A computed fold for a 107-nucleotide RNA from a Planctomycetota bacterium, annotated as c-di-GMP-I riboswitch aptamer. Lineage of the source: Bacteria > Pseudomonadati > Planctomycetota.
RNA sequence: UGGAUGAAGGGGCAAACCCGGCGAAAGCCGGGGGCGCAAAGCUAUAGGGCCUUCGACAGGUCUCCCACCCCGGGAGAGUCACCUGCCGAUGGCAGCCAGUUGCCAAA
Numbered sequence: 001u002g003g004a005u006g007a008a009g010g011g012g013c014a015a016a017c018c019c020g021g022c023g024a025a026a027g028c029c030g031g032g033g034g035c036g037c038a039a040a041g042c043u044a045u046a047g048g049g050c051c052u053u054c055g056a057c058a059g060g061u062c063u064c065c066c067a068c069c070c071c072g073g074g075a076g077a078g079u080c081a082c083c084u085g086c087c088g089a090u091g092g093c094a095g096c097c098a099g100u101u102g103c104c105a106a107a
Base pairs, nucleotide, nucleotide: 012037013036017032018031019030020029021028022027035095041100042099043098047097048096049093050092051091053089054088055087057085058084059083060082062076063075064074065073066072
């Protein structure tokens, strides 16, 4: 001098919630507020993952028959609505993981 770790000191950010505003929503901005955070700084197709909105596809929910302990099989209705999965598109989340930069410094 550099790296790992991080006591102390000086500080920094700011969850939920409330108020105002923007937005279809997720969410974002400002004020209050502090749950917490050594990166809770920055980076969003140029890694993963998650959320919103819209669309397509498949299944479930209904009726009948077969079988029947359960699981199941076939036909029809419905695709208006609700739920789930998956794919595509739009917009988001970095306080999910990740990438990257970094103040002070005892042991």